[in-house]
RNA sequence: GUAGGAUUCACGGGAGAGCGUGCAAAAAAGCACCGCCGAAGGCGUAUUACCCAUAACCGCUCAGGCAAAUGAACCGUGAAUUUAGG
Numbered sequence: 001g002u003a004g005g006a007u008u009c010a011c012g013g014g015a016g017a018g019c020g021u022g023c024a025a026a027a028a029a030g031c032a033c034c035g036c037c038g039a040a041g042g043c044g045u046a047u048u049a050c051c052c053a054u055a056a057c058c059g060c061u062c063a064g065g066c067a068a069a070u071g072a073a074c075c076g077u078g079a080a081u082u083u084a085g086g
Base pairs, nucleotide, nucleotide: 004083005082006081007080008079009078010077011076012075013074018034020033021032022031023030035066036065037064041062042060043059044058048053
């Protein structure tokens, strides 16, 4: 000094599944019941000789969600911090 990597922030894009029934009246929220989704998070698992350790957009659905909004893994752009090789 810096490609790249990691973390955070901002902007843009971003799927799936009942605007379910009743209390009870528009929606939302609350309680009860039934049906579903998975891409916040969490858990399980392959592989790596074994132990420890280590994955997922694969599975589970605890949590979360099932009109809109919010959120949303992941992707792009920008910035900041940090970290090597050379």
Predicted 3D model of an 86-nucleotide RNA (Glycine riboswitch aptamer) from a Betaproteobacteria bacterium. The model forms 90% of the base pairs in the Rfam consensus. Its Rfam family is "Glycine riboswitch aptamer". Its family is annotated with glycine biosynthetic process in the Gene Ontology. The coordinates come from a structure-prediction model, not an experiment, and the mean pLDDT is 76.